[in-house]
RNA sequence: GAUGCCGUACAGGCGAUCGCCGGUCGCGGGGCCUCUCCAAAAGAGCGGCACCGUGACGGGAGGAAAGUCCGAGCUCCACAGAGCGCGAUGCCGGGUAACGCCCGGUGGCGGGAACGCCAAGGAAAGUGCAACAGAGAACAGACCGCCUGGCCGACCUCGGUCCGCCAGGUAAGGGUGAAACGGCGGGGUAAGAGCCCACCGCGUCUCCGGCAACGGCGACGGCGAAGGCAGACCCCAUCGGGAGCAAGGCCACGUAGGCGGGCAUGCCGCGCUGGAGACCGCGAGGUCGAAGGAGCGGUGGAGGACGGCUCGUUCGAGCCCGCGGGUAGGCUGCUCGAGGCGACCGGUAACGGUCGUCCUAGAGGAAUGAUACGCCGCCGCGUCGAGGGCGACCUCGUCGCGGAACAGAACUCGGCUUACGGACGACGUCGACC
RNA sequence: GCCCGCGCAGCUCGACUGGCCGAGCGCCCGCCUUGUACCCGGGAGGCUCCGGUUCGAUCCCGGACGCGGGCUCCA
Numbered sequence: 001g002a003u004g005c006c007g008u009a010c011a012g013g014c015g016a017u018c019g020c021c022g023g024u025c026g027c028g029g030g031g032c033c034u035c036u037c038c039a040a041a042a043g044a045g046c047g048g049c050a051c052c053g054u055g056a057c058g059g060g061a062g063g064a065a066a067g068u069c070c071g072a073g074c075u076c077c078a079c080a081g082a083g084c085g086c087g088a089u090g091c092c093g094g095g096u097a098a099c100g101c102c103c104g105g106u107g108g109c110g111g112g113a114a115c116g117c118c119a120a121g122g123a124a125a126g127u128g129c130a131a132c133a134g135a136g137a138a139c140a141g142a143c144c145g146c147c148u149g150g151c152c153g154a155c156c157u158c159g160g161u162c163c164g165c166c167a168g169g170u171a172a173g174g175g176u177g178a179a180a181c182g183g184c185g186g187g188g189u190a191a192g193a194g195c196c197c198a199c200c201g202c203g204u205c206u207c208c209g210g211c212a213a214c215g216g217c218g219a220c221g222g223c224g225a226a227g228g229c230a231g232a233c234c235c236c237a238u239c240g241g242g243a244g245c246a247a248g249g250c251c252a253c254g255u256a257g258g259c260g261g262g263c264a265u266g267c268c269g270c271g272c273u274g275g276a277g278a279c280c281g282c283g284a285g286g287u288c289g290a291a292g293g294a295g296c297g298g299u300g301g302a303g304g305a306c307g308g309c310u311c312g313u314u315c316g317a318g319c320c321c322g323c324g325g326g327u328a329g330g331c332u333g334c335u336c337g338a339g340g341c342g343a344c345c346g347g348u349a350a351c352g353g354u355c356g357u358c359c360u361a362g363a364g365g366a367a368u369g370a371u372a373c374g375c376c377g378c379c380g381c382g383u384c385g386a387g388g389g390c391g392a393c394c395u396c397g398u399c400g401c402g403g404a405a406c407a408g409a410a411c412u413c414g415g416c417u418u419a420c421g422g423a424c425g426a427c428g429u430c431g432a433c434c
Numbered sequence: 435g436c437c438c439g440c441g442c443a444g445c446u447c448g449a450c451u452g453g454c455c456g457a458g459c460g461c462c463c464g465c466c467u468u469g470u471a472c473c474c475g476g477g478a479g480g481c482u483c484c485g486g487u488u489c490g491a492u493c494c495c496g497g498a499c500g501c502g503g504g505c506u507c508c509a
Stems, first nucleotide, its partner, number of pairs: 001430004006425003010422001012376004016371003020060002023057007031049003035045003062406001066417002069415005074244004081311004086240005091105005106120001107118004121235002126233002128229002143174002145170007153162003182200002185197003201223001202221004207216003248332004258323006266299005272293002277288004303315003325508002339358008378403005384397005435505007444459004453489001461477004482498005
């Protein structure tokens, strides 16, 4: 000098002037309420409630408060069910309330190194895809080439060489492509070929190390089951019920509990009630008894919980859609929590345990601020000067210029991601110079 | 605050289950005309951005940015 990695209760300070939002306490004002005095009214007094004004004290954003991408708490709906579907995750072990997060390993890739990155299960279950180029693109393929044979022809040193056509062999070489059906070397062959052999790759098995992922030694297999893509469908394993503080609870106020459309409001039995009516009787009266009513039981029941479907549970006489009407208020949920900090102990670490200590915004359209203000501090560049060191260089002072970011709580936590000028504290790597 | 959806040419839309991306209007040039418009012929111009998967991405995955929509109570 360049760079890697971890952390920070670092994210300017003090003052002046003018302000903002909650809280506690006080003073003043008018209002309302309870009680007492009073026969009652008026009035007076003690106390309380909220409001207005005012004073004092104390508090008032972040590392990301952001994006809303994951995971939870909390609330309501069955304190939450079953199956299918759908979605998410995906090497191994651990941490955690949980996670797609974190830590430690394994393997692969990148970097000279410190170190960083990786959705990293299955393509020897099935389906699908591969443009263009190329002869051929997935139980592949003879375009050139190489080789053999045949049919002519040409040349000639008469043994062969070359051209054309036909039939066949050949995946070693060329060429195309992102990818050409193991790679490379040797043997072998007419030329070739795992046809054979060594090494590498791949697979299977034994043994050893490791909790495991995996690593290592060895043997076997001739590669005919094994090219790529699963961030294509899919398979396997694991996880996931839905909605969200505008959740949810309580109290006020107010209206036409209006209009239109759709679905349902069912059926049966029992006793009770009820009594239209009918019959008997000379009569008093008695007997039978429809509609209607509420109840019980059975069966059905649109729809709701249930926002993918089915089942199941439960509620069920109302429900759904559109138009219209009213309100625009208060309290709660609400901030003490898987909380912060310190010490010790366990653990490589993430993290956990014990003890001590601290309390730190709770507003409800949103406060936490503003100033050509003053002084100080910080960083960079330059001027001048002083000191130290053998030296590279370092430190201090002076003056001038410039710079100081991203951003703003809205129920609460744990993470991730993104934005961001710098400062400080550790630990490293590489290079240059002395 | 919470929950969804979308982004392709200047504008409005389409296609692509991953293989050179199209139409209408608009713009430019030419032709025609005395001139302009219309007609006719030709042309330019694009998948919001950054990474990843893949031989290959507008499409698949992740992130960023921008835009749009819905959600109070009586009920």